[in-house]
Context: one part of a larger RNA
């Protein structure tokens, strides 16, 4: 030099898209960078190693060899990696013709509740707790009918259902518009894969400007409870929750499990698709397939727990990350940012 790991122990970038580099299906043929042999130089002395000598030995001196795995040139080989040509269809992609969806964005409009308002009807309470009290109410409330305004959020259908690369996405039309799947043929012909820098996208919450505000509520008041109660209960309430536009970029951004491909017992349930053979009560059946989703379980794997064809098994290709706890995701410094604050990131000490 090699040789260890990342589901929970330190350890997968939140999620893509992609540039550079890395790797890369099949077949002929040419090539001769890499490789692989074979010869020349060369690789100073000394020293190590080996066999020998000289000093009585031994350090030491000394001959000889043997190494110096390297390098340059040359001849060869051509299997595999490159290259260079010409092909080929299993990898990826196009077309065709279904199919299924809370996949985006944009306009419209629906019905149920809650507040609030007029108005009827009606009398003393409502309301609220573990018990009350703050608060509402004879200026007529709670209650119940009838209209009328405005936001916001869609019961039921709802399913370990669906649909998206994550974040997420749920009334109903309508336009636009993105992915995926299944079926059979045509076509392109390695046009894959993964992916440092960069980019785009990112819940909430919070900023900016400008609207909206019905309900629920940080902040705040006030009632209670407490020894106290800066809470947790209970009246109220304002930012915010909403919508346009424009920032911030974080998460227990979680499967705590990177992406891509290959291989490797099974039976069970669901979601979409297909189609023919068989099958029978032609049906919401069965059978096979196929793309997902789940719960089981064998080999194997793991410290165990568990995983387990959706691997954490077995392999390959690329990326990212870890190296004791504290100090600290902190300082400084630079990058972004209006700010909050994000992003890169240590030491000293300590124990």
């Nucleotide at each position: 030099c090699u040789g260890g790991g990342c589901g929970u122990a330190a350890a997968g970038c939140g999620c893509g898209c992609g540039u550079a580099g890395g790797u890369g299906g099949u077949u002929a043929g040419a090539u001769a960078a890499g490789u692989u042999g074979g010869a020349u130089g060369u690789g100073a002395c000394a020293g190590c190693c080996c066999c020998g000598g000289g000093c009585u030995u031994a350090a030491c001196c000394u001959g000889g060899g043997a190494a110096c795995u390297g390098c340059a040139u040359u001849c060869a080989a051509a299997a595999c990696u490159g290259u260079c040509u010409a092909g080929c269809u299993a990898g990826a992609g196009u077309u065709u013709g279904g199919u299924a969806g809370a996949g985006g964005u944009a306009a419209g409009u629906g019905g149920a509740a809650u507040u609030c308002c007029g108005g009827g009807u009606g009398u003393a309470g409502c309301g609220g707790u573990g018990a009350a009290a703050u608060g509402c109410g004879u200026a007529g409330a709670u209650a119940u009918c009838c209209g009328g305004a405005g936001g916001a959020a869609c019961a039921u259908c709802a399913g370990u259902g669906g649909c998206g690369a994550a974040g997420g996405c749920g009334g109903c039309u309508u336009a636009c518009u993105g992915g995926a799947c299944c079926a059979a043929a045509a076509c392109u012909g390695a046009c894959g894969c993964u992916g440092a820098g960069g980019c785009u996208c990112g819940a909430a919450a919070g900023c900016g400007u400008g609207g909206g505000g019905a309900g629920c509520a940080a902040a705040c008041a006030g009632g209670a409870u407490u020894a106290g109660a800066u809470a947790c209960c209970c009246u109220g309430g304002u930012a915010g929750u909403c919508c346009a536009c424009g920032c911030c970029c974080u998460a227990a951004a979680c499967g705590a499990u990177g992406u891509c491909a290959a291989c490797u017992a099974g039976a069970c349930g669901u979601u979409g698709g297909g189609u023919u053979c068989a099958g029978c009560u032609u049906g919401a059946c069965c059978c096979c397939u196929u793309a997902g989703u789940g719960g089981c379980g064998c080999a194997g794997c793991u410290a165990a727990c568990g995983c387990g064809u959706u691997a954490a098994g077995u392999u390959g290709a690329c990326c990212g990350c870890c190296u004791g706890g504290g100090g600290a995701g902190u300082a400084c410094g630079c990058c972004a940012g209006c700010a909050a604050c994000g992003g890169u990131a240590a030491a000293a000490c300590u124990a």
This is a predicted structure of a 351-nucleotide part of an RNA (small-subunit ribosomal RNA, central domain) from an uncultured prokaryote. The coordinates come from a structure-prediction model, not an experiment, and the mean pLDDT is 87. The RNAcentral record of the full RNA draws on ENA.